Model confidence (mean pLDDT): 83 of 100. A computed fold for a 505-nucleotide part of an RNA from an uncultured prokaryote, annotated as small-subunit ribosomal RNA, 5' domain. The RNAcentral record of the full RNA draws on ENA.

Context: one part of a larger RNA
RNA sequence: GAUUGAACGCUGGCGGCAUGCUUAACACAUGCAAGUCGAACGGAAACAGACCUAGCUUGCUAGGUGCUGUCGAGUGGCGGACGGGUGAGUAAUGCAUAGGAAUCUGCCUUGUGGUGGGGGACAACCUGGUGAAAACCAGGCUAAUACCGCAUACGCCCUACGGGGGACAGUGGGGGACCUUCGCGGGCCUCAUGCCAUUAGAUGAGCCUAUGUCAGAUUAGCUAGUUGGUAGGGUAAAGGCCUACCAAGGCGACGAUCUGUAGCGGGGGGGAGAGAAGGACCAGCCACACUGGGACGGAGACACGGCCCAGACGCCGACGGGAGGCAGCAGUGGGGAAUAUUGCACAAUGGAGGAAACUCUGAUGCAGCCAUGCCGCGUGAGUGAAGAAGGCCCUAGGGUUGUAAAUAGGGUUAAUAUCCAUGGCUCUUGACGUUAACUGCAGAAGAAGCACCGGCUAACUUCGUGCCAGCAGCCGCGGUAAUACGAAGGGUGCAAGCGUUAAUC
Numbered sequence: 001g002a003u004u005g006a007a008c009g010c011u012g013g014c015g016g017c018a019u020g021c022u023u024a025a026c027a028c029a030u031g032c033a034a035g036u037c038g039a040a041c042g043g044a045a046a047c048a049g050a051c052c053u054a055g056c057u058u059g060c061u062a063g064g065u066g067c068u069g070u071c072g073a074g075u076g077g078c079g080g081a082c083g084g085g086u087g088a089g090u091a092a093u094g095c096a097u098a099g100g101a102a103u104c105u106g107c108c109u110u111g112u113g114g115u116g117g118g119g120g121a122c123a124a125c126c127u128g129g130u131g132a133a134a135a136c137c138a139g140g141c142u143a144a145u146a147c148c149g150c151a152u153a154c155g156c157c158c159u160a161c162g163g164g165g166g167a168c169a170g171u172g173g174g175g176g177a178c179c180u181u182c183g184c185g186g187g188c189c190u191c192a193u194g195c196c197a198u199u200a201g202a203u204g205a206g207c208c209u210a211u212g213u214c215a216g217a218u219u220a221g222c223u224a225g226u227u228g229g230u231a232g233g234g235u236a237a238a239g240g241c242c243u244a245c246c247a248a249g250g251c252g253a254c255g256a257u258c259u260g261u262a263g264c265g266g267g268g269g270g271g272a273g274a275g276a277a278g279g280a281c282c283a284g285c286c287a288c289a290c291u292g293g294g295a296c297g298g299a300g301a302c303a304c305g306g307c308c309c310a311g312a313c314g315c316c317g318a319c320g321g322g323a324g325g326c327a328g329c330a331g332u333g334g335g336g337a338a339u340a341u342u343g344c345a346c347a348a349u350g351g352a353g354g355a356a357a358c359u360c361u362g363a364u365g366c367a368g369c370c371a372u373g374c375c376g377c378g379u380g381a382g383u384g385a386a387g388a389a390g391g392c393c394c395u396a397g398g399g400u401u402g403u404a405a406a407u408a409g410g411g412u413u414a415a416u417a418u419c420c421a422u423g424g425c426u427c428u429u430g431a432c433g434u435u436a437a438c439u440g441c442a443g444a445a446g447a448a449g450c451a452c453c454g455g456c457u458a459a460c461u462u463c464g465u466g467c468c469a470g471c472a473g474c475c476g477c478g479g480u481a482a483u484a485c486g487a488a489g490g491g492u493g494c495a496a497g498c499g500u501u502a503a504u505c
Stems, first nucleotide, its partner, number of pairs: 001505004006501005013377006020369001021335001026333003030330003035078003040075002043071002047069003050065007085288003094213007103205002108201002111198005116150001118148002125140006156165003170193006178187003214260003221251003226248008263285002266282001290311005313324001315322002341367001343366003349363001350361004390401004449494005454475003460489005470477002
């Protein structure tokens, strides 16, 4: 000199754009953060309408009918593996770069072939029971795109090449003739969307290899599933991944093992570069979700707001037993030098579900707080010498503050431009929003501080103090004329900031 996720002191006008628990991965009150689909299903708790019945205060009340709009709870499907948070662990099962073969991949795209015929249940519901609660048990009824056989198999899988094995589900809209039905409806045709098997792709993921990746030798030896082979198991998949048997290997001064520290890189700061130091925000990867362990279902998890077990902690309890997890967004206590609102909206972008309307979305878009940072603007402009008054200094002549102030009259101004996106036209939708911008009106009206002035280092005098009080980054000032302490006047430097402290180059 530059820089910061900064803090502290004094001061503080505005706007734009960013940033904002670096400490206790400490504990958390409260609210919200993941739902959706009635065009899969049985149904009807609530609301509204229609119809029927009864009563009467003749437009109300009560009851009934799922008939319609819809829909609580339930079965079922998809999504809760994304998005959001944090950096505890991890020195290599990580990351970065470059490769590889023994794999899987829901939704999406592409091609091919199917979608036939049956069955038995379980919720909801009803009945009964247990419990303080959470919840649970028994019996009975029922639907499906829930579950299970049978048939079929272009391609698919296994094979000793003889053969063997395996799937499905419907739903909604429209409709002329014909068939069925008392009728509604159904068959049939068609459109849409699903379902099953399989092919190729895309995307995502798993695995392997090489190289690189902090410090300590006051850590020198480490290792028995250890290293390799055979056989088997297991996995989507190679493999000691696991098991049995056999062999005795494998790593290491090119630093194994152990210990300490640490998420990694893109990038950011600094520097001429090399090196050194660090990894906030943003986007990529990894790991974690009270602590430890485990699996379930699923295309995908060994799963932040799922399950089970154990532990610590706090809560409820009728003492038998239950329920919990903010390192999501706000917010609270605590720790700390220190870090914000228990806000608005789904209008936009994106995500989940849905055919859609739409619903949900603390992602996101915005607003609020903080000079925390960067950038821009303003605090007036022109004129104005009686060089006013006051202050300070003085050799008492004057000098300086200083055109600075004051008084009075007038004038000027940049944006609808540029840029980006969209086949054309029309319409609708705004949280922000009392937006920005524009026009008019008002009035100089509302707005300057901080540090320094001995040398380094730009900027000097007076008074007070008297090795005292104090200053100080280094040299050093102060013991009676201190440009170095304190104050005043003056000056210098920056400026809505200025200094100090901390940290890095």